The RNA shown here (Guanidine-I riboswitch aptamer) has 105 nucleotides and comes from Jiella sonneratiae. Its mean pLDDT, the model's own confidence on a scale to 100, is 80. Rfam family: Guanidine-I riboswitch aptamer. From the family's description: This family represents a conserved RNA structure found upstream of the ykkC and yxkD genes in Bacillus subtilis and related genes in other bacteria.

RNA sequence: GUGCGGUGCGUCUAGGGUUCCGGUGCCUUUCGAGGGCAUGCUGGUCCGAGAGACGCACUCCCCGCGGGCUGCGGGGAGACACGGCGGGCCAAAAUCCCGGGAGAA
Numbered sequence: 001g002u003g004c005g006g007u008g009c010g011u012c013u014a015g016g017g018u019u020c021c022g023g024u025g026c027c028u029u030u031c032g033a034g035g036g037c038a039u040g041c042u043g044g045u046c047c048g049a050g051a052g053a054c055g056c057a058c059u060c061c062c063c064g065c066g067g068g069c070u071g072c073g074g075g076g077a078g079a080c081a082c083g084g085c086g087g088g089c090c091a092a093a094a095u096c097c098c099g100g101g102a103g104a105a
Stems, first nucleotide, its partner, number of pairs: 007057006015047002020044002022041001023039006058078008080100001082103001086098003
């Protein structure tokens, strides 16, 4: 310097906004809290982490069994990780996606 690998999904959490529910304010009403507008307002629904958690799978290594391969069982490893601006999705925003990006060390 180059190549390969550094895995995927689910459940949740930090976090996020406002489609729906609810709350609040105002207006209206055929008076049935019925209808309309506005407002992120502790919340419910919703979105949700490469650098957060747990679980299941997957990959690799070792041992054993079977044994032409394919496979099965047990154990182990899957480290480290500072990070814009800007753009995109959905109703909208975001540690979501671009992105282990640009950049820095």
Lineage of the source: Bacteria > Pseudomonadati > Hyphomicrobiales > Aurantimonadaceae > Jiella.